This is a predicted structure of an 86-nucleotide RNA (c-di-GMP-I riboswitch aptamer) from Sporosarcina koreensis.
């Protein structure tokens, strides 16, 4: 690009792992790439899980505690939004 089939075929986001930047770390931010996702769209309200710098206790050279971090692609809950005859 083309064929076929056909209401649903317009399209849309993007895991893992490279690069690369910020972060104390979880983990994000940008390119690449595509494991999935009908809400994997937004939003920490609530809860789950991860981190533990600075803090505090302890130790004497490293232990616990602990979110003011992080996770919306953990779940719930709010709001928007897309197709369809329904």
């Nucleotide at each position: 690009u083309g064929a076929u089939a056909u209401a649903g075929u317009u399209g849309g986001c993007a895991a893992a792992c490279c690069u690369u930047u910020c972060g104390a770390a979880a983990g994000a931010g940008a390119g690449g790439g595509a494991c999935g996702c009908a809400a994997a769209g937004c939003u920490c309200c609530g809860g789950g899980u991860c981190u533990a710098a600075a803090g505090c206790a302890g130790u004497u050279g490293u232990u616990g505690c602990a979110a003011u971090g992080a996770u919306g692609g953990c779940c719930g809950a709010g709001c928007c939004g897309c197709a369809u005859g329904a």